[in-house]
Context: one part of a larger RNA
RNA sequence: GGAUGAACGCUAGCGGCAGGCUUAAUACAUGCAAGGCGAGGGGGUAGCAAUACCACCGUCGUACGGGUGCGUAACGCGUAUGCAACCUGCCUUUCACUGGGGGAUAGCCCGGGGAAACCCGGAUUAAUACCGCAUGACACAGUUUUGUCUCCUGGCAGAGCUGUUAAAGAUUUAUCGGUGGAAGAUGGGCAUGCGUCUGAUUAGCUAGUUGGUGCGGGUAACGGCCCACCAAGGCGACGAUCAGUAGGGGAGCUGAGAGGUUGAUCCCCCACACGGGCACUGAGAUACGGGCCCGACUCCUACGGGAGGCAGCAGUAGGGAAUAUUGGGCAAUGGAUGAGAGUCUGACCCAGCCAUGCCGCGUGCCGGAUGAAGGCCCUCAGGGUUGUAAACGGCUUUUAUCCGGGAAGAAUAGCAGGGGUGCGCCCCUGUGUGACGGUACCGGAUGAAUAAGCACCGGCUAACUCCGUGCCAGCAGCCGCGGUAAUACGGAGGGUGCAAGCGUUGUCC
Numbered sequence: 001g002g003a004u005g006a007a008c009g010c011u012a013g014c015g016g017c018a019g020g021c022u023u024a025a026u027a028c029a030u031g032c033a034a035g036g037c038g039a040g041g042g043g044g045u046a047g048c049a050a051u052a053c054c055a056c057c058g059u060c061g062u063a064c065g066g067g068u069g070c071g072u073a074a075c076g077c078g079u080a081u082g083c084a085a086c087c088u089g090c091c092u093u094u095c096a097c098u099g100g101g102g103g104a105u106a107g108c109c110c111g112g113g114g115a116a117a118c119c120c121g122g123a124u125u126a127a128u129a130c131c132g133c134a135u136g137a138c139a140c141a142g143u144u145u146u147g148u149c150u151c152c153u154g155g156c157a158g159a160g161c162u163g164u165u166a167a168a169g170a171u172u173u174a175u176c177g178g179u180g181g182a183a184g185a186u187g188g189g190c191a192u193g194c195g196u197c198u199g200a201u202u203a204g205c206u207a208g209u210u211g212g213u214g215c216g217g218g219u220a221a222c223g224g225c226c227c228a229c230c231a232a233g234g235c236g237a238c239g240a241u242c243a244g245u246a247g248g249g250g251a252g253c254u255g256a257g258a259g260g261u262u263g264a265u266c267c268c269c270c271a272c273a274c275g276g277g278c279a280c281u282g283a284g285a286u287a288c289g290g291g292c293c294c295g296a297c298u299c300c301u302a303c304g305g306g307a308g309g310c311a312g313c314a315g316u317a318g319g320g321a322a323u324a325u326u327g328g329g330c331a332a333u334g335g336a337u338g339a340g341a342g343u344c345u346g347a348c349c350c351a352g353c354c355a356u357g358c359c360g361c362g363u364g365c366c367g368g369a370u371g372a373a374g375g376c377c378c379u380c381a382g383g384g385u386u387g388u389a390a391a392c393g394g395c396u397u398u399u400a401u402c403c404g405g406g407a408a409g410a411a412u413a414g415c416a417g418g419g420g421u422g423c424g425c426c427c428c429u430g431u432g433u434g435a436c437g438g439u440a441c442c443g444g445a446u447g448a449a450u451a452a453g454c455a456c457c458g459g460c461u462a463a464c465u466c467c468g469u470g471c472c473a474g475c476a477g478c479c480g481c482g483g484u485a486a487u488a489c490g491g492a493g494g495g496u497g498c499a500a501g502c503g504u505u506g507u508c509c
Base pairs, nucleotide, nucleotide: 001509002508003507004506006505007504008503009502010501013361014360015359016358017357018356019354020353021319026317027316028315030314031313032312035060036059037058040057041056043054044053045052046051067272068271069270076196077195078194079193080192081191082190083189086188087187091184092183093182094181095180096179097178098177099133101131102130109122110121111120112119113118139164140163141162142161143160144159145158146157147156148155149154169176170175171174197244198243199242204235205234206233209232210231211230212229213228214227216226217225247269248268249267250266251262252261253260254259274295275294276293277292278291297308298307299306300305325351327350328349329348333347334345335344336343337342364395365394366393367392374386375385376384377383378382400446401445402444403443404442405441409436414431415430416429417428418427419426420425453498454497455496456495457494458479459478460477464493465492466491467490468489474481475480
């Protein structure tokens, strides 16, 4: 000098854009943050009915989005490869199919238990819920065989035989579905090379440890991943093991670069969800707002027993030098669901607070000498300086206040009508939806009107005198000032630098 998620002191007019618990992964009152579907099903309530609402069964979603950085020195991340060892709901393309039955159960009704949370028994009922049967393959399994390729186990393509396995309807007339396959896309899983902090005042570490056999178990899949048996291996000064510290990257800051340092905001990956463990469901979780168990803590209780998890958005207490509103809206973008209208969405879009940062604008412009008064200084009837500065005259109106007009973001959404069609849909016209917001912006009126501070002035380093003080009080980044004329302390006048900021402190280069 530059930089900062900053803080503190003094000061403060406005706008745009961005940012805002770096500390206690401390504890949390309250509200909201994940629901949708009646075009899957039977019911209940209200109503004459149309219809509306409600819970339940069913189904899709809740594995996304959002938060945090505890743990982790690791194939966690980055990069480059591989899978002849793998999976993939929704979406796209394509092939084939969608026949015929059965038994339950929630709800409702009846009865009972409990303070509650909730639970139990009986009777009865439906389905796109559940279960057989049929059919069935280019699917899977076994086996035979041909071709081809190569990367060891083998891959791909074709043919034959045997066995196994499927489905669901709805509204209504054209769609939405259902089942099985083949391919694609997307998303993941696994493996490997290289890179990835400090300490040797950590030198040895290791029994599922290292390898093999078992057509073992398990998995979508390879594998000591797990198990039985056998062998004795494996790693290490090219730093194993141990200890400390730490999420990684794209990137940010600095620097001529090399490098050093950081990992806030935004994007990608990972890990976690009160501490620890476990699985279930599912295409996908070992699941933040699901479940079970143990533990700590808090709450309710009729003492028998129950409830809870803000590292979601606000907000509270605490900690701290320090970090915001218990706001508006789904109008846009995106997501879930639905045939759709729509519903939900603290994602998101906006608004509020904060000079926290960056950028922009303003606090006026021209004239004006009796160089006024006042202040300060001096060689003191006088001169210098503040200083064209003020007064005074003229001008302008950004900004401010008031008045009027007033958006874009929104149409390729939706609805209605018409037309075309290759039946997927497309085109035209009209209608119609804005939280922000009567905001931005534009026009008019008024009037210099509403708006300047902070630090410094011994040298480094731009800027000097007077008074006070007298090694005192004090200053100080370094050198150093102060003991009676201090440009270095305190005040004043003057000056210098930056400016809605200026200084100080912390940290990095």